This is a predicted structure of a 331-nucleotide part of an RNA (large-subunit ribosomal RNA, domain IV) from a Candidatus Nanoarchaeia archaeon. Its mean pLDDT, the model's own confidence on a scale to 100, is 84. NCBI's taxonomy places the organism under Archaea, Nanobdellati, Nanobdellota, Candidatus Nanoarchaeia. Rfam family: Archaeal large subunit ribosomal RNA. Gene Ontology terms of the family: structural constituent of ribosome and ribosome.
Context: one part of a larger RNA
RNA sequence: CUUGAGUUAAGGGAACUCGGCAAAUUAGUCCCAUGCCUUCGGUAUAAGGGAUUCCUGCGAUUGUUUUCAUACGAAUGCAAUUACAGGAUGCAAUAACAAGGGUAGUCCGACUGUUUAACAAAAACAUAGCUUUCCGCUACUCUGUAAAGAUUAGUAUGGAAGGUGAAGUCUGCCCAGUGCGAGUAUCCGAACAUUCCUUUCAAGGAAACUAAGGACUCGUAAACGGCGGGAAUAACUAUAAUUCUCUUAAGGUAGCGUAAUACCUUGUCGUUUCAAUGACGACUUGCAUGAAUGGCGUAACGAGAUUGUCACUGUCCCUAACUCGAAUCCC
Repeated sequence: CUUGAGUUAAGGGAACUCGGCAAAUUAGUCCCAUGCCUUCGGUAUAAGGGAUUCCUGCGAUUGUUUUCAUACGAAUGCAAUUACAGGAUGCAAUAACAAGGGUAGUCCGACUGUUUAACAAAAACAUAGCUUUCCGCUACUCUGUAAAGAUUAGUAUGGAAGGUGAAGUCUGCCCAGUGCGAGUAUCCGAACAUUCCUUUCAAGGAAACUAAGGACUCGUAAACGGCGGGAAUAACUAUAAUUCUCUUAAGGUAGCGUAAUACCUUGUCGUUUCAAUGACGACUUGCAUGAAUGGCGUAACGAGAUUGUCACUGUCCCUAACUCGAAUCCC
């Protein structure tokens, strides 16, 4: 000099940085006190404040010994717990170890749980709840070539398959397409058998009949999915409750909205900052939101994402000193 693990730093206190990453702060127990919100259970150890060691005094409670001729009681000793007061020591009394930093918004997921053994723990999966379809038991579904087996020594309050994902509040319109279900006068629709033809047997040809299925009709969207365009119009302007028109199966309802979805975009306005492509609240013409491919809001919860703030600090201003190792170097 380099490096690993640590300790301590005046003044400032996040100015560091993508970002308080790391470190620091807090911490146990007792007492007081505890907001918003809320599914009334919680939130909550919320937040915030005080105390904590030793000695002495004086009380209280409980257990128990002994004494008292008034026994339900009183006195007394011991033990345990505990209230109050005075004093002692130190910078400091959970003096070491151990031992939560707090709080306020927003997004996502209700929650506890599960997961990529060895780069991802999450907003992904699961979940209770909701919902659709199939199935009456020799069931449906699945495994097996079969025998047989699972479901099940169960029986629709059951089993199988799919979707959504607590509770709250709701879940709009479309059956034209693709599926699925039901029906079907008529039409299409195979072989066998039938009839006819090929002189006769075989082969061959034709006709008529006909199953499933299809055409056709109806139903079905918590099935797969889908949910328009152009003009004109109100006594300033602007806008358009209104009207016209093309067109569709129907033309996006309630909600939410620059969003984990918005290209333009650092949209515009407000709050926050000295200063903000940030955050939050609004507006909203939504390139390309939207209702169980669930929409919206939500207490509690989260090693989730993001923003602010208090406290705290060597993250930084700006470095320094020390301890124990390693490498290098020297012997």